RNA sequence: CCUCUGGAAAGCGUACCGCUGUACGCGCCGACGGGGCAAGCCUCCACUGUGGGGCCAAUCUCUCAGGCAGCAGCGACAGAGG
Numbered sequence: 001c002c003u004c005u006g007g008a009a010a011g012c013g014u015a016c017c018g019c020u021g022u023a024c025g026c027g028c029c030g031a032c033g034g035g036g037c038a039a040g041c042c043u044c045c046a047c048u049g050u051g052g053g054g055c056c057a058a059u060c061u062c063u064c065a066g067g068c069a070g071c072a073g074c075g076a077c078a079g080a081g082g
Stems, first nucleotide, its partner, number of pairs: 001082006011026006027068003033064001034062003040055005
């Protein structure tokens, strides 16, 4: 990297439509993606002592994107095989 298997969350109202589709309003979810942060490391100033900058993880956090009947899933992650 490929194949197979398992795999969650969150919604109502109104209107149109005949399509579980669209629009609006408010609310909500975190597991495509994306942003942020720890210890630690490096460096500058300072010179035994503070400060500044950079690098830096996630299932944490934000909710930009995405999503919120069922089904599905471009679904994190896990297992088996190649």
RNAcentral holds the sequence, with entries from MGnify. Glycine riboswitch aptamer from Aggregatilinea lenta, 82 nucleotides, folded computationally.